[in-house]
RNA sequence: UCCCGCUAAGGGCAAAGCCGUCGAAAGGCGGGGGCGCAAAGCUGCGGGCCUAAGGCCUUAUGGGCUAGGGCAGCCGGGCUGCCGGG
Numbered sequence: 001u002c003c004c005g006c007u008a009a010g011g012g013c014a015a016a017g018c019c020g021u022c023g024a025a026a027g028g029c030g031g032g033g034g035c036g037c038a039a040a041g042c043u044g045c046g047g048g049c050c051u052a053a054g055g056c057c058u059u060a061u062g063g064g065c066u067a068g069g070g071c072a073g074c075c076g077g078g079c080u081g082c083c084g085g086g
Base pairs, nucleotide, nucleotide: 002086003085004084005083012037013036018031019030020029021028022027035073041079042078043077045076046075047074048071049070050069054066055065056064057063058062
C1' cells in the first nucleotide's frame, strides 16, 4: 500500500414511532429510543428519489410544471479512518 471482516477486545453510530424546536413542505437539529450498520465518518460530483415556498401555465377556493430546497441509512464516484487477519 492492497484485500478480507470468519474470531476477540475497547468501543462507535443510531431506523421507526414519541417529545421539543426550525422550516411552506420535504427535511434538519436536540432529547429519548434501538431497527440495523465495518465506514450508518465526510462530500450533492454522476444517477435516482422526496418536496414545491417563490416563479410560470391554467378550463382557476382548484390543478399542472419547475430546485436556487432536501435525502450520504438508494446506487456509484471522491476524501479520511479504529481493531484484527492475510
A computed fold for an 86-nucleotide RNA from Thermanaeromonas sp. C210, annotated as c-di-GMP-I riboswitch aptamer. Its Rfam family is "c-di-GMP-I riboswitch aptamer". From the family's description: GEMM was predicted in a large-scale screen for bacterial structured RNA regulatory elements. Its family is annotated with cyclic-di-GMP binding in the Gene Ontology. The RNAcentral record of the sequence draws on Rfam. The organism belongs to Thermanaeromonas, within Bacteria.